[in-house]
RNA sequence: GCGCUCGUAGCUCAGUUGGAUAGAGUGUAAGCCUCCGAAGCUUAAGGUCAGGCGUUCGAGUCGCCUCGGGCGCG
Numbered sequence: 001g002c003g004c005u006c007g008u009a010g011c012u013c014a015g016u017u018g019g020a021u022a023g024a025g026u027g028u029a030a031g032c033c034u035c036c037g038a039a040g041c042u043u044a045a046g047g048u049c050a051g052g053c054g055u056u057c058g059a060g061u062c063g064c065c066u067c068g069g070g071c072g073c074g
Stems, first nucleotide, its partner, number of pairs: 001073007010026004019057001028044005050066005
């Protein structure tokens, strides 16, 4: 330099053929429970979906560019 692949919540990850409110587990906070904790139960907060532009009535999903991680080729 070229090709492939990944980037979604603090962390690990789902997200189907583009379709309407963006989710799960874990963690955090509060409450319930308990003599007090742990465990368990309930609730909440937390996301510019890596960044930008485009296509579309509609983009996490498609296209292009950039940034970063991984693998391969030279």

This is a predicted structure of a 74-nucleotide RNA (transfer RNA) from an uncultured Bacilli bacterium. The coordinates come from a structure-prediction model, not an experiment, and the mean pLDDT is 80.